[in-house]
Context: one part of a larger RNA
């Protein structure tokens, strides 16, 4: 190289936009670049295949043909591809409408709650726990009223419910904004499909400056438990969580299932738009497009199980696997303020 894989065996990039680069609707004329076909030329011999012959046979040797799938001129073919030019509306996109949404950012606002603070009632106990105890409280704790101060989060609605490209969004209002579906015309005209670098976003922790700090709570300290307990349990508690500006780039970043297209039996739900029956009524049915789920059939899988949201059946173009352990590790390089990230081996061993 062929080949044969990637839901759970080894393998799908964390997601996205996009560069080359690879693939690309339908139709008409042109060209001939791949492709096809003819001829001429050449493609030493030997070797390799066939035929005949020859050493008395046999290895082997002679003679012919065939063969040398190549090139190279040079004439044709014109469906495909390509390439040039016109023309088309089924992909694609614009423009219109009236609707759905924790989709972004930023300001403003509100209620329950913990906590702290004053003050007021009150008195010996509180709090934890299997059980205790460390702790707190006569200096008036808990408890119970009321006033204020802060900071996080936002019950009920709330739902295999929406919305996002993934990471993810949840109280109320407001500005600014980014996408989707859906209908019905009109409009460009292939404008499209993947996408190596690449750039961009990307929980959580954790860095670096400055601000905030109620609750939680690593570290850490005390109390238990235990042969021990550097833990589970219980008292506290400091980074941190929280907001701003910059970083980090990772994760069971999962649907453990890459994008994007067509193609193939059904049934039931749900959201969100049409449209049609029917009615006083968007109350019900019914159709169909678009998300999202549960079942299930060919079919496909080693099995589970997946079955129009395929892991069926194709095509396009990307990504990664190649026995387990050394190792996602050293070493180089690169990026990073470090923590560390990407890229990544061998030797040994089984």
């Nucleotide at each position: 190289c062929u080949g044969g894989g990637c839901g759970u065996a080894a393998a799908g990039g964390g997601u996205g936009c996009g560069u080359a680069g690879g693939c690309g609707g339908u139709u008409c004329c042109g060209u001939a670049u791949g492709u096809c076909g003819g001829a001429u030329g050449u493609g030493a011999a030997a070797u390799c295949u066939c035929a005949c012959u020859u050493u008395u046979c046999a290895u082997g040797g002679g003679u012919g043909a065939a063969a040398c799938u190549g090139c190279a001129u040079u004439c044709g073919a014109a469906a495909c591809u390509g390439c040039g030019g016109g023309g088309c509306u089924a992909g694609a996109g614009u423009a219109c409408g009236g609707g759905a949404g924790a989709g972004g950012u930023g300001a403003g606002c509100g209620g329950a709650a913990u906590u702290c603070u004053u003050g007021g009632u009150g008195u010996a106990g509180c709090g934890g726990u299997g059980a205790a105890a460390u702790g707190c409280g006569u200096a008036g704790a808990u408890a119970u009223c009321a006033a204020g101060a802060g900071g996080a989060a936002c019950g009920c609605c709330g739902g295999u419910g929406g919305c996002g490209a993934a990471g993810g969004c949840g109280g109320c209002u407001c500005a600014c904004u980014g996408g989707a579906a859906c209908g019905a015309u009109a409009c460009u005209g292939a404008c499209g499909c993947u996408g190596a670098g690449g750039c961009a976003c990307g929980a959580a922790a954790g860095c670096u400056g400055g601000g905030g700090g109620a609750g939680c709570a690593a570290a850490c300290a005390g109390g238990a438990u235990u042969a021990g307990a550097u833990a589970c349990c219980c008292u506290g508690g400091u980074a941190g969580u929280c907001c701003c500006a910059g970083c980090c780039g990772u994760a069971a970043a999962c649907g453990g299932u890459g994008u994007g297209c067509a193609c193939u039996u059904g049934g039931u739900g749900u959201a969100g738009g049409u449209c049609g029956g029917u009615u006083u009524g968007u109350c019900c049915c019914g159709a169909u497009c678009u998300g999202u789920g549960c079942c299930g059939g060919a079919g496909c899988u080693a099995a589970c199980g997946c079955g129009u949201u395929a892991a069926g059946u194709g095509c396009a173009c990307c990504g990664c696997c190649u026995g387990g352990g050394g190792a996602g590790u050293a070493c180089g390089g690169u990026c990073g303020c470090a923590a560390g990230g990407c890229u990544a081996a061998a030797a040994c061993u089984c």
The part of an RNA shown here (small-subunit ribosomal RNA, central domain) has 350 nucleotides and comes from a metagenome. Its Rfam family is "Bacterial small subunit ribosomal RNA". RNAcentral holds the full RNA, with entries from SILVA. The prediction has a mean pLDDT of 87.